[in-house]
Model confidence (mean pLDDT): 82 of 100. The RNA shown here (transfer RNA) has 73 nucleotides and comes from a Verrucomicrobiota bacterium.
RNA sequence: GGGGUCAUAGCUCAGUUGGUAGAGCGUCGCGUUCGCAAUGCGAAGGUCUGCAGUUCGAUUCUGCAUGGCUCCA
Numbered sequence: 001g002g003g004g005u006c007a008u009a010g011c012u013c014a015g016u017u018g019g020u021a022g023a024g025c026g027u028c029g030c031g032u033u034c035g036c037a038a039u040g041c042g043a044a045g046g047u048c049u050g051c052a053g054u055u056c057g058a059u060u061c062u063g064c065a066u067g068g069c070u071c072c073a
Stems, first nucleotide, its partner, number of pairs: 001072007010025004019056001027043005049065005
């Protein structure tokens, strides 16, 4: 320098014709217990990496940028 791939909740990850985004763990509150653990119920938590383009509408399609991983030179 070039190719491929990834970027979604605090962490690990789903998201199937483009149509108001989810799970597990964790966190907080309540119940149960003398207390802890465990467990049940509930809640909070997201500018879907950024900027443009296409579209009535973009996490999803296209381009560029940034960062991670990897391959070639």
Lineage of the source: Bacteria > Pseudomonadati > Verrucomicrobiota. It matches the Rfam family "tRNA". About the family: Transfer RNA (tRNA) molecules are approximately 80 nucleotides in length. Rfam links the family to the GO term triplet codon-amino acid adaptor activity. It was read from a public genome assembly.